[in-house]
RNA sequence: GGAUGAGUAGCUCAAUGGUAGAGCAAUGGCCUGUUAAGCCGUCGGUUGAAAGUUCGAUCCUUUCUUCAUCCGCCA
Repeated sequence: GGAUGAGUAGCUCAAUGGUAGAGCAAUGGCCUGUUAAGCCGUCGGUUGAAAGUUCGAUCCUUUCUUCAUCCGCCA
C1' cells in the first nucleotide's frame, strides 16, 4: 500500500428500511439470622464521524476514522 470483516447501553450481543432491545453489570425494594441465590422495579444509547438516497436509515451508497485477519513492498 491492497483485500476482507467488525464498530449499537459499562461488558457480551440482537434488531437487514417502519416507535432501538435482551442478558450480565449498576442502583432501589422484597425475601433471608448473614452472605449468596431468587423475585419486583429503576437507570443506562448523539447506533464510530461526515455527507447522500428515501416519506422514513443501525440497515442502502460515498468518504474518513479505529480495531482484527490475510496478502504485497522496503529493510